[in-house]
Molecule: SAM riboswitch aptamer (S box leader)
Organism: Virgibacillus sp. YIM 98842
RNA sequence: UUCUUAUCGCGAGAGGUGGAGGGACAUGGCCCGGAGAAACCUCGGCAACAGGUUCAAAGUAUGCCGGAUUUUUAAGUAUACCGCUUGAAUACUGUGCCAAUUCCAUCAAGCAGCAAGCUUGGAAGAUAAGGG
Numbered sequence: 001u002u003c004u005u006a007u008c009g010c011g012a013g014a015g016g017u018g019g020a021g022g023g024a025c026a027u028g029g030c031c032c033g034g035a036g037a038a039a040c041c042u043c044g045g046c047a048a049c050a051g052g053u054u055c056a057a058a059g060u061a062u063g064c065c066g067g068a069u070u071u072u073u074a075a076g077u078a079u080a081c082c083g084c085u086u087g088a089a090u091a092c093u094g095u096g097c098c099a100a101u102u103c104c105a106u107c108a109a110g111c112a113g114c115a116a117g118c119u120u121g122g123a124a125g126a127u128a129a130g131g132g
Stems, first nucleotide, its partner, number of pairs: 001132008013043005021032003026106004044098003049094003052090004057086004066082002068079002071076001102124001107121005
């Protein structure tokens, strides 16, 4: 930097430094901000994406192009012990996050209609995991 997949209306902030912006970009709106923005540091917390660990949770015996054990001369037979799949728990490791739905809209379709508006999908973005 790019591709794929999943998720994005839940949740979780104090202190210090700093000193004017911030809410990804653009436009419009709406907010946050000298009662101190961004950024950085410290501590705390949230979540559970991946890895780890645990489970007297479920499934898997068309059973081997997994292992083990039982039985058998053998072909083979049987058994959830491991493994595997799923689920749950945990928060140890790697990330992430801690105003407002990803703050809202933007493109398309539909609904409603005087209008405001509503729904679905897309685009873009964020995060995780995997790949180039």